[in-house]
This is a predicted structure of a 91-nucleotide RNA (Glycine riboswitch aptamer) from uncultured Jatrophihabitans sp. It matches the Rfam family "Glycine riboswitch aptamer". Rfam links the family to the GO term glycine biosynthetic process. Its mean pLDDT, the model's own confidence on a scale to 100, is 76.
RNA sequence: CCGCGCGGGAGAGCCAGCCGGGGCAUCGUCGCCCCGGACGGCGCCGAAGGGGCAACCUCCCCGGAACCUCUCAGGCACCAGGACUGCGCGG
Numbered sequence: 001c002c003g004c005g006c007g008g009g010a011g012a013g014c015c016a017g018c019c020g021g022g023g024c025a026u027c028g029u030c031g032c033c034c035c036g037g038a039c040g041g042c043g044c045c046g047a048a049g050g051g052g053c054a055a056c057c058u059c060c061c062c063g064g065a066a067c068c069u070c071u072c073a074g075g076c077a078c079c080a081g082g083a084c085u086g087c088g089c090g091g
Base pairs, nucleotide, nucleotide: 001091002090003089004088005087006086007085008084013042014041015040018037019036020035021034022033023032024031043076044075045074049072050070051069052068056064057063
């Protein structure tokens, strides 16, 4: 320095309709509320990846290069992912 395993690990949503489930009411439907799902619109985040400039590295050139920046991708309950990081093991 690299890989594997375990652990820690942030940020960012709302609206309408639609579908499904549950509750209330009803003879039943209509209706109301809650939860979930996908889609649409607008908004938002930045820590996989990708792009850009660049501090910096170098005698010079070439080249490399961020957690900065863009937001293409990704993400905006949980899960998952996750830069970075601690420990253990291996090369």